[in-house]
C1' cells in the first nucleotide's frame, strides 16, 4: 500500500478556541457570523477487529484498536467516495 470482502433509511452532543466557508465530485437542494466546517476536552453511539464470558460459533459484554455522533452516502447522476476487514 493493492486486489478482494462487508457496511450505510436505525443510532448517539455538548463545551472551549478558531473565524469563512461546508455538505467528496457535477447539478440539485441544504447548513452556516444565532459561529458552520476544522482542532481539542469530556460524554456518547455503534459493534467492523482484538480481549473477556458463554451452552462453541452462536449470543453476550464494552477493556483495547478504529469508526461515527444534521440531513437514507441530503436527492439524482456518474460508478464514485468514505469506513472496518484484508494490514505487521
Nucleotide at each position: 500500500a493493492a486486489a478482494c470482502c462487508a457496511u450505510a433509511a436505525a443510532g448517539a452532543g455538548u463545551g472551549c478556541g478558531c473565524g469563512a466557508g461546508g455538505g467528496a465530485c457535477a447539478a440539485g437542494c441544504c447548513c452556516u457570523g444565532u459561529g458552520a466546517c476544522c482542532g481539542c476536552a469530556c460524554a456518547g453511539c455503534a459493534a467492523c477487529c482484538u480481549g473477556c464470558u458463554u451452552u462453541u460459533u452462536u449470543a453476550g459484554u464494552a477493556a483495547g484498536g478504529u469508526g461515527c455522533u444534521a440531513a437514507u452516502g441530503c436527492u439524482u447522476g456518474a460508478a464514485c467516495g468514505a469506513u472496518g476487514g484484508g494490514a505487521a
This is a predicted structure of an 88-nucleotide RNA (SAM riboswitch aptamer (S box leader)) from Clostridiales bacterium Firm_14. Its Rfam family is "SAM riboswitch aptamer (S box leader)". Rfam links the family to the GO term regulation of gene expression. Lineage of the source: Bacteria > Bacillati > Bacillota > Clostridia > Eubacteriales. Of the family's consensus pairs, 91% are formed in the model.